[in-house]
RNA sequence: GACUUAUUAAGAAAGGUGUAGGGACCAGGCCCGACAACACCUUGGCAACCGUCAUCCUCUAUUGGUUGGAAAGGUGCCAAUUCCUGUUUCAUCUCUGGUUUUGAGAUGAAUGAAGAUGAGUU
Repeated sequence: GACUUAUUAAGAAAGGUGUAGGGACCAGGCCCGACAACACCUUGGCAACCGUCAUCCUCUAUUGGUUGGAAAGGUGCCAAUUCCUGUUUCAUCUCUGGUUUUGAGAUGAAUGAAGAUGAGUU
């Protein structure tokens, strides 16, 4: 890097270095930022994916799962829902059109794509 799969409305900041941009990409919005953002480093914290401990069910030769605990292990994360929208479907409403048929917009619900992170495989 590729594939599979789970999650993606919660949660968690101080100091230092450093500098003018930053919020993944494109578009449109909306925000953050000289009261120093973003990034990096240190410390601290959040969470509980893996691992770990207990528990129960299952398998029958040890696999798969349930529930719960701890957080000293491996990651991850610490502005805003992944900041919001973008695809498709449905419902309601408005406008257009004028006759069984169109197009546009708004709102809501579901869904997809893309991204991020974990775990597994390659």
Model confidence (mean pLDDT): 82 of 100. SAM riboswitch aptamer (S box leader) from an uncultured Flavobacteriales bacterium, 122 nucleotides, folded computationally. It matches the Rfam family "SAM riboswitch aptamer (S box leader)". About the family: The SAM riboswitch is found upstream of a number of genes which code for proteins involved in methionine or cysteine biosynthesis in Gram-positive bacteria.